[in-house]
RNA sequence: CGUUUCCUUCGGGGUCGGGUGCAAGUCCCAACCGGCGGUGAUAAGGCAUUUUGUGCCUUUUAGUCCGUGACCCGUUUUAACAUUUGUUUUAACGGUGGAUUUGGUGAAAUUCCAAAGCCGACAGUAAAAGUCUGGAUGGGAGAAGGAUGAG
Numbered sequence: 001c002g003u004u005u006c007c008u009u010c011g012g013g014g015u016c017g018g019g020u021g022c023a024a025g026u027c028c029c030a031a032c033c034g035g036c037g038g039u040g041a042u043a044a045g046g047c048a049u050u051u052u053g054u055g056c057c058u059u060u061u062a063g064u065c066c067g068u069g070a071c072c073c074g075u076u077u078u079a080a081c082a083u084u085u086g087u088u089u090u091a092a093c094g095g096u097g098g099a100u101u102u103g104g105u106g107a108a109a110u111u112c113c114a115a116a117g118c119c120g121a122c123a124g125u126a127a128a129a130g131u132c133u134g135g136a137u138g139g140g141a142g143a144a145g146g147a148u149g150a151g
Base pairs, nucleotide, nucleotide: 001151003149005147006146007145008144009143010142017029018028019027031131032130033120034119035068036067037066038065043059044058045057046056047055048054049053063118064117072095073094074093075092076091079088080087081086100116101115102114103113104112122134123133124132
């Protein structure tokens, strides 16, 4: 340095102000938010060369590109309880699952700059929810650190 097995910790943000109404963080105007990994022409720093500059390295840069997680559905499966067959539950696999254009620069950009858009599980509710409450003191893509064995 990469890698096997294991352990620990961490691991999601957001309705200001107003309208209607008996009632709305749910409707209307308006406001606000953006998980994880990858890519990447941004930015910062360092080194080399050196005239601007160029090359290399490190960190960093996408809600809407590629992949992926939560939710939901199915198949198989583990266990408990009840025995019509069901309820809860464990694990693996599969499926479903939202959204971007225009202009600029340039050799090259759905990533930079400018502008205007668009999107957001399920259940609940005095009234329809990305933002409230709940499943959830859960799960989780993954991240960091440590231990261990072989190379």
This is a predicted structure of a 151-nucleotide RNA (FMN riboswitch aptamer (RFN element)) from Paenalkalicoccus suaedae. The source organism's lineage runs through Bacteria, Bacillota, Bacilli, Caryophanales and Paenalkalicoccus. Its mean pLDDT, the model's own confidence on a scale to 100, is 79.